Small-subunit ribosomal RNA from an uncultured bacterium, 1442 nucleotides, folded computationally. The RNAcentral record of the sequence draws on ENA and SILVA.
RNA sequence: GACGAACGCUGGCGGCGUGCUUAAUACAUGCAAGUCAACUGAACUGAGAGUAGCAAUAUUUUUAGGGAGGUGGCGCACGGGUGAGUAACACGUAGGUAAUCUACCUUUGGGACUGACAUAAUACCGAGAAAUCGGUACUAAUAUCAGGUAAUGCAGCGGCUCCGCAUGGAGACAGUUGUUAAAGCUUCGGCGCCUGAAGAUGAGCCUGCGGCCCAUUAGAUAGUUGGUAAGGUAAUGGCUUACCAAGUCAACGAUGGGUAGCUGGUCUGAGAGGAUGAUCAGCCACACUGGAACUGAGACACGGUCCAGACUCCUACGGGAGGCAGCAGUAAGGAAUAUUGCUCAAUGGCCGAAAGGCUGAAGCAGCAACGCCGCGUGGAGGAUGAAUGGCUUUUGCUUGUAAACUCCUGUAUGAGAGGAAAAAAUCUUGCCUCUGGCAAGGAUGAUGGUACUCUCGGAGUAAGCCCCGGCUAACUACGUGCCAGCAGCCGCGGUAAUACGUAGGGGGCAAGCGUUGUCCGGAUUUAUUGGGUGUAAAGGGUGCUCAGGCGGAUUCGUAAGUCAGAGGUGAAAUCUCCCGGCUCAACCGGGAAACUGCCUUUGAUACUACGAGCCUAGAGUUUGGAAGAGGAUGAUGGAAUAUCUGGUGUAGCAGUGAAAUGCGUAGAUAUCAGAUAGAACACCAAUGGCGAAGGCAGUCAUCUGGUCCACAACUGACGCUAAAGCACGAAAGCGUGGGUAGCAAACAGGAUUAGAUACCCUGGUAGUCCACGCCCUAAACGAUGAAUACUAGACGUUGGGUCCGAAUGGAUUCAGUGUCUGAGCUAACGCAUUAAGUAUUCCACCUGGGAAGUACGAUCGCAAGGUUGAAACUCAAAGGAAUUGACGGGGGCCCGCACAAGCAGUGGAGCAUGUGGUUUAAUUCGAUGCAACGCGAAGAACCUUACCUAGGCUUGAAAGGCUGGCUAAUCUUGAUGAAAGUCGAGGUGCCGCAAGGCGAGCCAGUACAGAUGCUGCAUGGCUGUCGUCAGCUCGUGCCGUGAGGUGUUGGGUUAAGUCCCGCAACGAGCGCAACCCCUGUUCUUAGUUGCCAUCAGGUAAUGCUGGGCACUCUAAGAAGACUGCCUACGCAAGUAGUGAGGAAGGUGGGGACGACGUCAAGUCCGCAUGGCUCUUACGCCUAGGGCAACACACGUGCUACAAUGGCUACUACAAAGGGCUGCAAUACCGCGAGGUGGAGCCAAUUCCUAAAAAGUAGUCCAAGUUCGGAUUGGAGUCUGCAACUCGACUCUAUGAAGCUGGAAUUGCUAGUAAUCGCGCAUCAGAACGGCGCGGUGAAUACGUUCCCGGGCCUUGUACACACCGCCCGUCAAGCCAUGGAAGCUGGGGGUACCCGAAGUCACCUUCAACAAGUGCCUAAGGUAAAACCAGUGACUGGGGCU
Repeated sequence: GACGAACGCUGGCGGCGUGCUUAAUACAUGCAAGUCAACUGAACUGAGAGUAGCAAUAUUUUUAGGGAGGUGGCGCACGGGUGAGUAACACGUAGGUAAUCUACCUUUGGGACUGACAUAAUACCGAGAAAUCGGUACUAAUAUCAGGUAAUGCAGCGGCUCCGCAUGGAGACAGUUGUUAAAGCUUCGGCGCCUGAAGAUGAGCCUGCGGCCCAUUAGAUAGUUGGUAAGGUAAUGGCUUACCAAGUCAACGAUGGGUAGCUGGUCUGAGAGGAUGAUCAGCCACACUGGAACUGAGACACGGUCCAGACUCCUACGGGAGGCAGCAGUAAGGAAUAUUGCUCAAUGGCCGAAAGGCUGAAGCAGCAACGCCGCGUGGAGGAUGAAUGGCUUUUGCUUGUAAACUCCUGUAUGAGAGGAAAAAAUCUUGCCUCUGGCAAGGAUGAUGGUACUCUCGGAGUAAGCCCCGGCUAACUACGUGCCAGCAGCCGCGGUAAUACGUAGGGGGCAAGCGUUGUCCGGAUUUAUUGGGUGUAAAGGGUGCUCAGGCGGAUUCGUAAGUCAGAGGUGAAAUCUCCCGGCUCAACCGGGAAACUGCCUUUGAUACUACGAGCCUAGAGUUUGGAAGAGGAUGAUGGAAUAUCUGGUGUAGCAGUGAAAUGCGUAGAUAUCAGAUAGAACACCAAUGGCGAAGGCAGUCAUCUGGUCCACAACUGACGCUAAAGCACGAAAGCGUGGGUAGCAAACAGGAUUAGAUACCCUGGUAGUCCACGCCCUAAACGAUGAAUACUAGACGUUGGGUCCGAAUGGAUUCAGUGUCUGAGCUAACGCAUUAAGUAUUCCACCUGGGAAGUACGAUCGCAAGGUUGAAACUCAAAGGAAUUGACGGGGGCCCGCACAAGCAGUGGAGCAUGUGGUUUAAUUCGAUGCAACGCGAAGAACCUUACCUAGGCUUGAAAGGCUGGCUAAUCUUGAUGAAAGUCGAGGUGCCGCAAGGCGAGCCAGUACAGAUGCUGCAUGGCUGUCGUCAGCUCGUGCCGUGAGGUGUUGGGUUAAGUCCCGCAACGAGCGCAACCCCUGUUCUUAGUUGCCAUCAGGUAAUGCUGGGCACUCUAAGAAGACUGCCUACGCAAGUAGUGAGGAAGGUGGGGACGACGUCAAGUCCGCAUGGCUCUUACGCCUAGGGCAACACACGUGCUACAAUGGCUACUACAAAGGGCUGCAAUACCGCGAGGUGGAGCCAAUUCCUAAAAAGUAGUCCAAGUUCGGAUUGGAGUCUGCAACUCGACUCUAUGAAGCUGGAAUUGCUAGUAAUCGCGCAUCAGAACGGCGCGGUGAAUACGUUCCCGGGCCUUGUACACACCGCCCGUCAAGCCAUGGAAGCUGGGGGUACCCGAAGUCACCUUCAACAAGUGCCUAAGGUAAAACCAGUGACUGGGGCU
């Protein structure tokens, strides 16, 4: 895009079309084929006459009508229906018929004489239920028959002429023989009849070509193929029969099976094609199923006959009737398809002279949005941008000119009025040029009072469906929360869903819109146009070869293909174009074009083909050389191995990562000598050689295949490819017989391991070897079929030849064999004269993954198994190449207290502290590998506090707004209570005369507050971590189809992507480093609160004082270090040097500083913040409790276990901080914590402040101690409303564990570790923690193999939420389809035999006809054996999905 459609929702009108695709299932009822001047003629009617009778009436008869029924003629073979069968001369197309027929019709020639016998109807009788039938009697014809006539008819015979296309055809014989005909009627116009010829129409038969699937259908065929003769037919013919021959068809697909009416056309497509065959038209076939003939011009006959069968109906049971795939209609089936309508008015058909009759053909109407086309559901104006709805940043936006409202219009629907064309013939009359024409006249409409026109009325009666994540036009809110659901593909949904549902809004189409189904397209996705096969699916394992396909140069001929012209045909309709008719369109009419085809004919001859010649460039032969693991057979050799014999010799050997099994004192291994056996052939040896491939290796001999080179000669296209076929074909395996040294599936033992049916070890059988025969597969690989030609090079190598050369050599050519690279090709990788390039020829093969190389069938095989080779079902991928990462028990380089080397620890004890767990009313919450756990917390007795219990408050504890009311508020005070709170009492403003106002408070109301409630996976900010690791990127350029790469890699060097060199890169940015701070040296400046060398004074003593700023110090500035210098190495960068100098030497030491990013890392309980939730509570206040619990486990610390020590006494030396709600001296009291008191200090001035370890002296004497200090009793101090839960400290008494710590594990490389004390923040008080400060002050580093982490390069990858990845198989469970299977059931067809209706033909019978009888054939039926197909089947096999 399309549809004979169906389904869902919806539905105003008209026109034109279309309408059982399924059950060729069964059919009630009605209708669908009759008609007629040939003949006969009943009932009945009119008129007349007669008889009986007055008459009605009855009856007889005549005549005129009438026309049932019948005989006869024509029609019924058309029209209409259906598509079952049919793969066929059925259809299409083009031909043939010299092998034929044709009623009615047209033209034309000739003719129709004389007679005759019957019969139906009818009447009567009879049989039967009926259908129907019999007998007797009568009669006619255009029915039937006889005689006659007759042709240029037909047939035979005879010769003649002409023609053709083979059989043959035509014609004339005044040739000859035989034979065949007729019908009348009439209105007198005519209509009919017989015969011959011709035409037209229709039909039969024959032929070429064309159009489905299956080879898992490969052989089929006996009237079969042909001939002769005969029969039969309208006619040819095995159409039929007899005889003879043995043919005929088939890989160009016979036979068999499946499916199917064919075509014009229709749908689609750019076309080529593909699909299809409704309606319309042509042909065929069929008419309940099967068979058969009759009649006829025509049938083997839809509404005819006979027979058989199934079914239905009637029956008196004896017997009969029937055939909607005609039109309506019914039932059934189905997703699904209409009225038991009107009319012969028109068009056509049959009959008729005609009028006319018949016509479910046809014309119309009815039903159905089933399709196509057209129209309408209103138009113009209308902003306050109304209301409603929706959203919202709360400002607005949108619905939206949409509505309301104003003014109009009037299609369609409705009502009324008018009202067609389609109709003119036939007919009548007249005329004429008279089987006809012309003119005039009259009649006829089913549709239909329809179309159409006019009037009235009045916006009044008329819009839905689907969609809105991308493809694909159109977005928001709410609800839901991997639920419900959506989905064509991708996919959406797990609490902020443009994807589900609803709403608002929007988009599309519109009386329809969607869905489903089917076909074509897109799909170059079967590729003729127009694809591929190294790695994506795909080259056969290899060769030879028949058929087939293709084929070198040249000449002539032919003209099959090819090309051109002409002729015929290609039905109509359809399609296309033009014109026209319905108001337009759909629809219809006219014309043109087209129908791409087939046939005939005339030409052309380039190419192909065919025929005949000729040639040598392809191919082959001869001659001379050459290389070779080419093949087969036989012989032979040495090394090694094993075994055996003998000798020597002694305790091990062997084996492994380490061992053990094993062998060995019965003498091994080792070693010497000898013997035997089988298998394989070191070195040479190669990237080398040969072969078609598989493959081939000691040496020699024999036989034998192929190849290469050179020169000439010869043959003359003999060639290439190759389905089928034939042959070869590694290893393993099989059969028979040998052989068996080594090796070695199976097997055994030992190890390894969680296990180890393995890897390792010790043994060991088939096998490996030989002969003969099978098997026939491999990653049989170059994953690359064969052949030919052409297309740049470079460097090797093998075998020949030629030339140059003195030469190891050089140049060149042919045939092989390799590497690299260009053009070109390729998706890329790569290939690249040995093509995967450019071309040609032939073969083979591919068409998403899995199922599956499986099943079934066939075939080969002894078997194993091979070859050929599906489907159901299932998935939305499977796959290739390359890229970036990540990863690797891959590689290379490098770094880090990473290991190693050391020191001190932790892990054991007690205590402190944090966490888990447990407990609890609550033990608030968070942090959880490194990177949580002395963490948030720089400090929980109350507070903090978030938790629990209890008591209270509800516009609230705090904020700010509005409205109303009241009162000043602050303040003083009472009761109650645990407090909060509740209930009271007292009393006071400013301005203004007042009204009122100002500011404040309280009460009430209102919007609101509030939340440490949830979500750190909605977020900001901040932080941790990799990691102070050296990386992470960009611009331009270049490379690549692209992802991407290059730069950033490489060679060096560095702490460093630090620097240098090189380089299709050149530059740049964030990082590194430096700039900043502290510290180490010096200088300058400045000297108070610091200092005191010199001078002076003074004290018991002291920079105490004058004085000074020299020094120290303080705190501002400056200098200094840069591989600068030297030596060595190096291109340089740089590195090394106990170098020099220097306070400091190679970033001097330390700090701050943390790239792009990763971990959905941490934090909603610091703060901020979206969404959600609570609102007399999840908010707020208060008291008490809890965060401090305690069988236990872990982390981090402190104190120890002691003599490098404890205790006692004495005595030195710091730094850095802090102090007014503060630090506090001297003094006094207390054993002490501390108290009293308060000089001094807002600080280089005073205070905290004593530094401690160290040092000097004494004591302890190896012990659970004079170590250690937990725990507990008692007594206190301090802070604070308050130390019970639950503070710190002091004194006294008590004196636990612990004697250096298992597996494991941490920190540290120098002023570091270790050790010693001091200070500060928080803080009322409360550090063993944290942050700082100084004192004393080590050991060790060979080195980078290993562990951990990291960086760079490279490699592999089936990973990419990235190895904590991915993923295989069994087993268990559910579901699905399928194979096998004892069988069972059904089906179609064939074969053989039996029986055999009707019927044709033949025979028989008869005077003749019919009937009867016989024979051949045969439908249906039956019997039998076998094959095939389908369904089902206990059980069973594998497969797919979850």